[in-house]
RNA sequence: GGAGUAGCCCAAACGAUCGCGGGAUCAAAAAUUUGAUCCGGAGGAAAGUCCGAACACCGCAGGGCAGGGUGCUUCAUAACAUGAAGUCGCGGCAACGCGAAGGAAAGUGCAACAGAAAGUAUACCGCCUGUCCGUCAAACCGGAUGGUUUGGUGACAGGUAAGGGUGAAAUGGUGCGGUAAGAGCGCACCAGUUCCUCGGGUGACCGGGGAAGCUCGGCAAACCCCACCCGGUGCAAGACCAAAUAGGGAAGCGUUUGAGGGUAGCCCGCCCAAGCUUCCGGGUAGGUCGCAAGAGGUGUCGGGCAACCGGCAUCCAAAGAUGAAUGAUCGUUGCCCGGUUCCGGGUAAUCGGACCCGGGAACAGAAUUCGGCUUACGGGUUGCUGCGACC
Numbered sequence: 001g002g003a004g005u006a007g008c009c010c011a012a013a014c015g016a017u018c019g020c021g022g023g024a025u026c027a028a029a030a031a032u033u034u035g036a037u038c039c040g041g042a043g044g045a046a047a048g049u050c051c052g053a054a055c056a057c058c059g060c061a062g063g064g065c066a067g068g069g070u071g072c073u074u075c076a077u078a079a080c081a082u083g084a085a086g087u088c089g090c091g092g093c094a095a096c097g098c099g100a101a102g103g104a105a106a107g108u109g110c111a112a113c114a115g116a117a118a119g120u121a122u123a124c125c126g127c128c129u130g131u132c133c134g135u136c137a138a139a140c141c142g143g144a145u146g147g148u149u150u151g152g153u154g155a156c157a158g159g160u161a162a163g164g165g166u167g168a169a170a171u172g173g174u175g176c177g178g179u180a181a182g183a184g185c186g187c188a189c190c191a192g193u194u195c196c197u198c199g200g201g202u203g204a205c206c207g208g209g210g211a212a213g214c215u216c217g218g219c220a221a222a223c224c225c226c227a228c229c230c231g232g233u234g235c236a237a238g239a240c241c242a243a244a245u246a247g248g249g250a251a252g253c254g255u256u257u258g259a260g261g262g263u264a265g266c267c268c269g270c271c272c273a274a275g276c277u278u279c280c281g282g283g284u285a286g287g288u289c290g291c292a293a294g295a296g297g298u299g300u301c302g303g304g305c306a307a308c309c310g311g312c313a314u315c316c317a318a319a320g321a322u323g324a325a326u327g328a329u330c331g332u333u334g335c336c337c338g339g340u341u342c343c344g345g346g347u348a349a350u351c352g353g354a355c356c357c358g359g360g361a362a363c364a365g366a367a368u369u370c371g372g373c374u375u376a377c378g379g380g381u382u383g384c385u386g387c388g389a390c391c
Base pairs, nucleotide, nucleotide: 001387003385004384005383006382007381008380009379010378012333013332014331015330016329017328018327020041022039023038024037025036026035027034028033043363047374048373050372051371052370053369054368055234056233057232058231067230068229069228070227071226072086073085074084075083076082087101088099089098090097091096102225103224107223108222109219110218124164125163126160127159128158129157130156131155132154134153135152136151137150138149139148140147141146172190173189174188175187176186177185191215192214193212194211195210196209197208198207199206200205238289239288240287241286248280249279250278251277252276253275260272261271262270263269296315297314298313299312300311301310302309303308335360336359337358338357339356341354342353343352344351345350
């Protein structure tokens, strides 16, 4: 210099003008608005709604089945499919990353194509043995037709997993022995498995010694088995206040002895007339709460490798909207990118700085709250590991 890798930080600041919605106080007022002043108003992911909780209601003696989830170890945590530190395996030269990482020697099942065979393994080529008859070649016997032996070739029966070939995957590897040919068939060494044992570690596991030819294929984010965990619904949970209209219940009055209504306010008259009035309770609209002091933040000290935990101090009226506010414009500064000029360092690649000009500023938008995960995304910075160049 450039590449990689693991973290950490920021997500603009100040001012002016205009606005949006919330709160407090005051005033006007009126029963709900208006005005003034002051205060405070999005995120690292507010997102996806994936996991775990708080909280609320419903259900619930206890146990089991079904169903769902998790699955190396230890620790952390309110809890977790989360985190930390480790183990083992895999990838990477490395820093480092990834892994639902129990059981396939309980049972059931699955495996395209290719291949003989995909599981109680299997015999296509090849290798070997035997039988058969034909044929070819060679050698030998015989005077000759011919005969005998060996080898090749063909058919059939059998043995064989060493070799070839197929496949993602074919019963451990090398060598020696062995055999008709072969084969853990036997042996030595190596690898694995199981068992015994010694040492280390809380543990997963690691290291050493010994025994047994034990060599058993893969898939369980297929069913399943084993161990552990799990009630359901979500703030549209739910609690409270509560109209109008309609309907329910009770009481009173009333139906030619006319309640009540209409006729412009009152009385009479006239007309209509079977209901009218009051109370109670349920529900709806609407409103209030839930709803912002919390598994809270910051600092410091202590414990722990760490996640995290504890003590002390300090801060908090400070978003709580609901067709849903949290914004816009301008100016100054800061940040990033590109460029001109200048200065400084260096042999150089190139690095640092200053003025000016131009451009850029991402992803995104609370809706009960919290802890995580995942996804989206701009910039800065630090550690570590390779590579290249120079000294």